[in-house]
Context: one part of a larger RNA
RNA sequence: UGACGGGGGCCCGCACAAGCGGAGGAACAUGUGGUUUAAUUCGAUGAUACGCGAGGAACCUUACCAAGACUUAAAUGGGAAUUGACAGUUUUAGAAAUAGAACUUUCUUCGGACAAUUUUCAAGGUGCUGCAUGGUUGUCGUCAGCUCGUGCCGUGAGGUGUCGGCUUAAGUGCCAUAACGAGCGCAACCCUUGUCGUUAGUUACCAUCAGGUCAUGCUGGGGACUCUAACGAGACUGCCACCGUAAGGUGUGAGGAAGGGGGGGAUGACGUCAAAUCAGCACGGCCCUUACGUCCGGGGCGACACACGUGUUACAAUGGUAGGUACAGAGGGCAGCUACCCAGUGAUGGGAUGCGAAUCUCUAAAGCCUAUCUCAGUUCGGAUUGGAGUCUGCAACUCGACUCCAUGAAGUUGGAUUCGCUAGUAAUCGCGCAUCAGCCAUGGCGCGGUGAAUACGUUCCCGGGCCUUGUACA
Numbered sequence: 001u002g003a004c005g006g007g008g009g010c011c012c013g014c015a016c017a018a019g020c021g022g023a024g025g026a027a028c029a030u031g032u033g034g035u036u037u038a039a040u041u042c043g044a045u046g047a048u049a050c051g052c053g054a055g056g057a058a059c060c061u062u063a064c065c066a067a068g069a070c071u072u073a074a075a076u077g078g079g080a081a082u083u084g085a086c087a088g089u090u091u092u093a094g095a096a097a098u099a100g101a102a103c104u105u106u107c108u109u110c111g112g113a114c115a116a117u118u119u120u121c122a123a124g125g126u127g128c129u130g131c132a133u134g135g136u137u138g139u140c141g142u143c144a145g146c147u148c149g150u151g152c153c154g155u156g157a158g159g160u161g162u163c164g165g166c167u168u169a170a171g172u173g174c175c176a177u178a179a180c181g182a183g184c185g186c187a188a189c190c191c192u193u194g195u196c197g198u199u200a201g202u203u204a205c206c207a208u209c210a211g212g213u214c215a216u217g218c219u220g221g222g223g224a225c226u227c228u229a230a231c232g233a234g235a236c237u238g239c240c241a242c243c244g245u246a247a248g249g250u251g252u253g254a255g256g257a258a259g260g261g262g263g264g265g266a267u268g269a270c271g272u273c274a275a276a277u278c279a280g281c282a283c284g285g286c287c288c289u290u291a292c293g294u295c296c297g298g299g300g301c302g303a304c305a306c307a308c309g310u311g312u313u314a315c316a317a318u319g320g321u322a323g324g325u326a327c328a329g330a331g332g333g334c335a336g337c338u339a340c341c342c343a344g345u346g347a348u349g350g351g352a353u354g355c356g357a358a359u360c361u362c363u364a365a366a367g368c369c370u371a372u373c374u375c376a377g378u379u380c381g382g383a384u385u386g387g388a389g390u391c392u393g394c395a396a397c398u399c400g401a402c403u404c405c406a407u408g409a410a411g412u413u414g415g416a417u418u419c420g421c422u423a424g425u426a427a428u429c430g431c432g433c434a435u436c437a438g439c440c441a442u443g444g445c446g447c448g449g450u451g452a453a454u455a456c457g458u459u460c461c462c463g464g465g466c467c468u469u470g471u472a473c474a
Base pairs, nucleotide, nucleotide: 001474002473003471004470005469007468008467009466010465011464012463013462015458016457019421020420021419022418023417026313027312028311029310030309031308032307033306034304035303042053043052064299065298068295069294070293076122077121078120079119080118081117082116083115084114087104088103089102090101091100092099093098106113107112124288125287127286128285129284133282134281135277136276137275138273140271145184146183147182148181149180150179151160152159153158164175165174166173190265191264192263193262195233196232197231198230199229200228201227205222206221209220210219211218236259239253240251241250242249243248302440315414319373320372321371322370323369324368325367331362332361333360336355337354340351341350342349343348380411385406386405387404388403389402390401391400427450428449429448430447431446432445433444
């Protein structure tokens, strides 16, 4: 100087407390461990691995396994030689890759061009090392810290500044001061949302006027309103009162759409964990080179006495079922989204129309109204299984999703323990997107609808910041 203490002081955080809803019990989905296997490819492992890399494993992907093949090789470039092919169609063998046969088959200024074959030089490796590395990322932590120049103090390591008092979300400020200044962080500048104005008015809008319809901004028209999207205004403790030297704090004070950081996001200091990644990519070294490279059909990554994590659905009446009826936002769409009509109980199929879209289209559910069920393993719950189908795709056996009929398991609120959340939040309800032929999505990322309870307080648990003290630790 640090680190540590079941030392002390001050302070903060859904850290506790106060509340609401979960997990831990059940079934299923998914990831992991273990076991099994020819193979169950590889990585991630306290917090900071485990619906993680994977934002799509039937083939492909694919790296794994057994079988069948190739050796300048899948690609590209240079040199040399040879040929007029290569390729396509048909056909034979084969699981395919591939091998064989037949037919068809370039241009030319004759130098060659183009292509293929052979040969040669450069290949290739998801093989190892993340403890050789770059780049990127997690975490402490959006915590308030981490440093420097000059000066001063100390023999020196170092200290001071950065300490103290008050204040703040903040090393944010004010005051004091052997320090005076400065940098990286904080804050602000950026995006979004909440109010108003100006400009603009189509594909959006429709108050006024006119026309028209079974009905509809449908048409003329309008520039008011909504909205769209560009530029501005607006919030600064600015004003008032009280407290304070000041910084600042308090007020069901004013005004205001918004009040003391208005809400949300992006933004992550010096560093820590030899943290993660050589399988995204790049790269040093090592290793393989008729194989640890490459191609192909099949299998596996989907196994299953078991254990754990994360979720979905439930156990019901604040509910289930049947009928009627209302209201979003944000996104997507041409190998696409599809109105409308017809067929089918349905998944879907057959026609048909509009739209590369503020124009057309995909667009709610919870809610509300009525009826019924009456506390039961039930009209709860839907696993599992049988049968019949639809769709995608060369192909749904291993191993897809969906539909209909039948079947109708566990489960009656879950031990010790444990997680999330402070407001348009939790809870609850549906909708969209990426990936994608299809989909194992209950996942991920977004969007809106309905919409709570509680916080006395900081003694205690956990994590963190500052000061101080002890130490046989570095």